Molecule: RNase P RNA; transfer RNA
Organism: Spirochaetales bacterium
RNA sequence: ACGACAGAUCCAGACGUCGCACAGAGUGAGGAAAGUCCGGGCUCCGUAGGGUACGACACCGGUCAACUGCCGGGACGUCGAGAAAUCGGCGUACAGAAAGUGCAACAGAAAGCAAACCGCCGCAUUGCGGUAAGGGUGAAAUGGUGAGGUAAGAGCUCACCGGGUGCGGAGCGAUCCGCGCUGCGGGUAAACCUUGUCGGGAGCAAAGCCAAGCAGCGGAUGGGUGACCCGCCCAAUUGUCCGCGGGUAGGCUGCUUGAGGCGAAUGAGUUCGCCCCAGAUAGAUGACGUCACCGUCCAUAGGGACGGACAGAACCCGGCUUAUCGAUCUGUCGUUUUG
RNA sequence: GGGGGCGUGGCGAAGCUGGUUAUCGCGCCGGCCUGUCAAGCCGGAAGCCGCGGGUUCAAGUCCCGUCGCUCCCG
Numbered sequence: 001a002c003g004a005c006a007g008a009u010c011c012a013g014a015c016g017u018c019g020c021a022c023a024g025a026g027u028g029a030g031g032a033a034a035g036u037c038c039g040g041g042c043u044c045c046g047u048a049g050g051g052u053a054c055g056a057c058a059c060c061g062g063u064c065a066a067c068u069g070c071c072g073g074g075a076c077g078u079c080g081a082g083a084a085a086u087c088g089g090c091g092u093a094c095a096g097a098a099a100g101u102g103c104a105a106c107a108g109a110a111a112g113c114a115a116a117c118c119g120c121c122g123c124a125u126u127g128c129g130g131u132a133a134g135g136g137u138g139a140a141a142u143g144g145u146g147a148g149g150u151a152a153g154a155g156c157u158c159a160c161c162g163g164g165u166g167c168g169g170a171g172c173g174a175u176c177c178g179c180g181c182u183g184c185g186g187g188u189a190a191a192c193c194u195u196g197u198c199g200g201g202a203g204c205a206a207a208g209c210c211a212a213g214c215a216g217c218g219g220a221u222g223g224g225u226g227a228c229c230c231g232c233c234c235a236a237u238u239g240u241c242c243g244c245g246g247g248u249a250g251g252c253u254g255c256u257u258g259a260g261g262c263g264a265a266u267g268a269g270u271u272c273g274c275c276c277c278a279g280a281u282a283g284a285u286g287a288c289g290u291c292a293c294c295g296u297c298c299a300u301a302g303g304g305a306c307g308g309a310c311a312g313a314a315c316c317c318g319g320c321u322u323a324u325c326g327a328u329c330u331g332u333c334g335u336u337u338u339g
Numbered sequence: 340g341g342g343g344g345c346g347u348g349g350c351g352a353a354g355c356u357g358g359u360u361a362u363c364g365c366g367c368c369g370g371c372c373u374g375u376c377a378a379g380c381c382g383g384a385a386g387c388c389g390c391g392g393g394u395u396c397a398a399g400u401c402c403c404g405u406c407g408c409u410c411c412c413g
Base pairs, nucleotide, nucleotide: 001335002334003333004332005331006330007329008328009327010326013291014290015289016288017287018286020028021027022026030310034321035320037319038318039317040316041315042203043202044201045200049230050229051228052227054199055198056197057196058195059073060072061071062070063069074094075092076091077090078089079088080087081086095194096193100192101191102188103187117135118134119131120130121129122128123127143161144160145159146158147157148156162184163182164181165180166179167178168177169176170175207253208252209251210250216244217243218242219241220240221239222234223233224232260275261274262273263272264271265270266269293308294307295306296305297304298303340412341411342410343409344408345407346406349365350364351363352362358396367383368382369381370380371379389405390404391403392402393401
C1' cells in the first nucleotide's frame, strides 16, 4: 500500500430566492421513523381475590421502569495455536429421561422389567444349556483400556479414565478442586408431560369534554374483561344488556419536557455539567439557482451530461429483527514493497 | 390498532399424528393411431417444498427468525 473479517461513528454540505407546519422567535424526519416481534410508561374498564385452563420463560450473578434485552462469569460444543499444561475466537431454547405415557422407518437374531444369527465353551448328537469377549446390522446393541479370573466368558474382581453420590476446602453463586463410597440405571421433553417463576383485560379509534343531528322496533332478565368455576360489586322494570333500524362523521384536551438530547468519566449501567430540539390531522419538513463532494459515461486539457442508497414521524420510550449507495476510524489476519 | 390463514414442478391442489425414492389433475416433450388435426393409448422430463438457522439417527412436516401474499374485526 492492497485485500478479507469484526466493531464503532456519520449518512450530499454552504449560500441565496420562493413556499409549507408550529402562536412567535426560532426550529423542522430516521438509524432504521419500517416489521409490530418482545418489554414498559400512560389511559380506561364499579375487584385486578382464589383455583383450573392458556401463554411466556428456565446455568449463575449484576443491571434496568421492565424484558425473551444488555454486561460479567460458569459449564458444554466447535475451530485455531501449542510438544504438553494451557490460551484465544465463535456458538448454546444449558430445569427434569432413577414420576408416568408415547415414539424409533429400513436393516438386524434382538430396539427397551432386553435379546443367542454367526462364532466360543460344556453336555449331548443336530438338540439343550452357558456366554454380549469377537463378527455382522444399525443413528443407537447396557461405559472405555489393561490385567486377573473362567470350561468359555462377563464389573465377576482389581488399577486407571469417564459417570453418579457423600464429606471437606475455594467462591455471593453457577461451579471448580481434593478425598471417600458406588459396578454404572441408552436416546428423544424445539413428543405429551412434570417442577419452578411470571402474566387481570383492553388499547390514543385508550379516555374526557363541547357542538350539531335522529325514529323508533324487537328480544333477554341480569350486568360488571375477551376462557371457565367460585367469590366480590352494581342493578333489579322510567333499570341494564343484546340485535335491527335512524342520525352524525365537526372541534378541543390527551400531544409532546421525556426512563429527553449532547459532552466527560464508565463493564452493562450510573453520576456530573450544559441545552430545550417536529407535532401534522388526508396529514408540514419542499422546489429552484450558484459553488463544493462522490460515482459512471462522453471527451480531453479543461470541461459537458446523468446519477447520489434504504427509506419517511402520527401517544411516548427501551430493546430485537429486517432494508441500506457509500465515507471515516479502530482492531485482527493475509499478500507485496521499502528501510 | 387487533386477530387468522397460505407459500410444494409452468398452473391448481394432496401430503394432518416426523420415516426409506414427495403424490394427483391440467399443461409440456417424444412415440403409436389417422389422409391430417383433435380425442384416445404408451413412455418421459420437470420441484429440495418461499428464505436462513436449529432440534432429531432422520424435517415438506417440529421450533425460532425472516420475506411475500391474502382474509376478517373495530